[in-house]
Context: one part of a larger RNA
Molecule: large-subunit ribosomal RNA, domain II
Organism: Pseudomonadota bacterium
């Protein structure tokens, strides 16, 4: 993991409540108990009690009223109209373990020191080697000691190292050979040593050379049984079918935030039927947003005018003057604001005795819920960095709970809401060269970049189109030939400065077809080359600028490039227009099912049949109708001429399932109508067995 069996909303309550059914009804009903009868049980008696028929008050009490008050013209709760009660069934709630499994824990009574910690008693064990303390003896030495030396001696939590005890490092092992081991290496090894046997200390207790260590593979409180089905706002699981409707992820409060309660939103029942609801139009109101504006509040640039201040000047003081300084108020021009407004939309909201559409969608009461983690997109905003697949709001859509087609793949984007069947048709988004259904379609243009197929500031004689402007057969533009001079080396500066380091300038004037007191290169400075400008040759367009389209550069990421791929260049790219086709569970056609409404017919009043119309995606969840299993009652049926069960085949039913039959099997089974449940398994790291 699979198979088989087992496995989770149950039961009790003289508890509540709603609905359904039945009885009786201003009443309803017995409980305990007793009696009768044929067990089970049934029938009869039993009126205690309970609910209702009257309420109000804390109560005495009063009573269709009563309470408050001294008292109500007052106010509260009632009456004036609405039937209850008992039993059974079902939904939900309460009390109980209360749908099932699941803690870590807490408490009580016991069991444990054969493991291990420490202790007590009594035993046992430690190869071999080394070192050589005290003491003692001899010799020396001293006045005597001391002291020195040679021997002897054999001390030590002494040294090396087996047994023994340990467990340092490392390799292996890690579903192991082993729930702590194996190999190598290493520490202690006469000691606070190791060890046998017997005994002692017990759970908030022991024991601990202290690690919260150890106390039987268990220890920040052992194990076992009990309280006990502890509790679990948590996780997981919760079993047959079909039909109808169908949410929420919000508000308020919460020792509350992943839990609740009430409301909101869903469902079922009953009532209400209108001046109900909703949509669109009409009419009437509301508003201060977008925008705009500067009239207020504030902020703000330039100019003018001008208080005040600064600075400077005249000045003994006082005072005066100047001002390319700062600057209030005022004037002109410009311009900003969520917490500014002289203004001011669209959309929106509210109202209406209106119209049209829809046809109960509204509202009220009652039974049952679920929901309280939401998410993404475009739009309007706050926070953030005009970041986030970020976060917090608003109005909308979708996912959630939505399948189908497109988007290569891809909850949310685009199209579109799946009752079932069809080898029929038309379309949507998106597509039509091949993969791949449909145009290698038509007309006009653009792109040359593999652009299309990722990106900015910025840059560029890419190219196309439109425009403004200048020159041009009196010859433009480019190219070539020739000239490009003189005063003068302008003045100043400088070592030098001669067109060309720098400064100054009325950068002037002359000769000219034309030629700057010089555009660049160059020299130490000159020189030299060149340009502006002019003439000639040639012969037709040439330059500058603006706007727009499509391109180019800017352009760097880690395994093979790549638009989904192949591949595509007057396209299979981009722009504009046209026609055709493909394309979905959309729409249509044909057939079928079912729900609701209307209608016709039948009816045993339960319903059934025909027609028409509108529906039939669906999680949590509400409601309805059924199938199956076991047992019971009543009436039936089948069975050794073969029951149940097993295994095939055929048929019926939307389905759960049912029927018939072959083989197997070998003794019971089952229909209808009711009733009662230990009543349906794929899941719970479910339990047991098997594989």
């Nucleotide at each position: 993991g699979c198979c088989u069996a087992c496995g989770a909303g149950u039961u009790g309550c003289u508890c509540g409540u709603a609905c359904g059914u039945u009885g009786c009804g201003a009443g309803g009903u017995u409980a305990a108990u007793g009696g009768a009868c044929u067990c089970a049980g049934u029938c009869c008696a039993g009126u205690a009690g309970c609910c209702g028929u009257a309420g109000c008050g804390a109560a005495a009490g009063c009573a269709a009223g009563u309470c408050c008050u001294a008292a109500c013209u007052g106010g509260g709760c009632g009456a004036u109209u609405c039937a209850g009660u008992a039993a059974c069934g079902u939904g939900c709630g309460g009390c109980a373990g209360a749908c099932g499994c699941g803690a870590a824990c807490c408490c009580g009574g016991g069991u444990g020191a054969u493991c291990u910690a420490c202790c007590c008693a009594u035993g046992g064990c430690c190869a071999g080697g080394a070192u050589g303390a005290a003491g003692u003896g001899g010799g020396g030495g001293u006045a005597a000691c001391a002291c020195c030396u040679c021997a002897u001696g054999g001390a030590g939590g002494u040294c090396c190292g087996a047994a023994c005890c340990g467990g340092u490092g490392u390799g292996g092992g890690u579903u192991g050979a082993a729930a702590a081991c194996c190999g190598c290496u290493c520490g202690g090894a006469u000691g606070a040593g190791c060890u046998g046997u017997g005994g002692g200390u017990a759970g908030g207790a022991g024991c601990g050379a202290a690690a919260g260590a150890c106390c039987a593979a268990u220890c920040a409180a052992a194990c076992u049984c009990g309280g006990a089905g502890a509790u679990a706002g948590c996780u997981c699981g919760u079993a047959c079918u079909c039909c109808c409707c169908g949410a929420a992820a919000u508000a308020g409060c919460u020792u509350u935030a992943g839990g609740g309660c009430u409301a909101g939103c869903c469902u079922c029942g009953u009532g209400u039927a209108a001046g109900a609801g909703u949509a669109u139009g009409g009419c009437g109101c509301a508003g201060g947003u977008a925008g705009a504006g500067c009239a207020c509040u504030g902020a703000u640039u330039g100019g003018g005018c001008u208080a005040g201040g600064g600075u400077c000047g005249u000045c003994a003081c006082a005072a005066c003057g100047a001002u390319a300084c700062c600057a209030a108020a005022c004037c002109c021009a410009g311009a900003c604001a969520a917490a500014c407004u002289c203004c001011g939309a669209a959309u929106u909201g509210c109202g209406c005795a209106c119209a049209u559409a829809u046809g109960u969608u509204u509202c009220a009461c009652g039974g049952g819920a679920g929901u309280c983690a939401g998410g993404c997109g475009a739009c309007g905003a706050g926070g953030g960095a005009u970041a986030a697949g970020c976060u917090u709001c608003g109005a909308c859509g979708c996912c959630g709970a939505g399948a189908g087609g497109g988007g290569a793949a891809u909850a949310a984007c685009c199209c579109a809401g799946a009752c079932c069947g069809c080898c029929a048709g038309c379309u949507a988004a998106g597509g039509u060269c091949c993969c791949u259904a449909a145009a290698u379609u038509c007309a006009g243009g653009u792109u040359a970049a593999c652009a299309g197929a990722g990106a900015a500031a910025g840059g560029a004689u890419g190219u196309u189109a439109a425009g403004u402007u200048g020159c041009u057969c009196a010859g433009a533009c480019a190219a070539c030939u020739a000239g490009g001079a003189u005063g003068u080396u302008g003045g100043c500066u400088u070592a030098g400065a001669a067109g060309c380091a720098g400064c100054c300038a009325u950068u002037c004037a002359u000769u000219u077809a034309a030629a700057g007191a010089g555009u660049g290169c160059g020299u130490a400075a000159u020189a030299g080359c060149u340009c502006a400008c002019u003439a000639g040759u040639c012969a037709a367009g040439c330059g500058a600028c603006u706007u727009a389209g499509c391109g180019c550069c800017g352009a760097c990421a880690a395994u093979a490039c790549u638009c989904g791929g192949g591949a595509c260049u007057u396209a299979a790219a981009c722009c504009u227009g046209g026609u055709a086709c493909c394309g979905a569970a959309g729409c249509u056609g044909c057939g079928g099912a079912u729900u609701c409404u209307c209608u016709c017919g039948a009816u045993u009043c339960g319903u059934c049949g025909g027609g028409a119309g509108a529906g039939u995606g669906g999680u949590a969840g509400g409601g309805g109708a059924g199938c199956a299993u076991u047992c019971c009652a009543u009436c039936g049926a089948c069975a050794g001429c073969g029951a149940a069960g097993g295994u095939g085949u055929g048929g019926c039913g939307c389905g759960a399932g049912c029927c018939a039959u072959g083989c197997u099997g070998g003794a019971g089974u089952u229909g209808a109508u009711g009733g009662a449940a230990a009543c349906g398994c794929a899941g719970a790291u479910g339990u047991a067995g098997g594989c």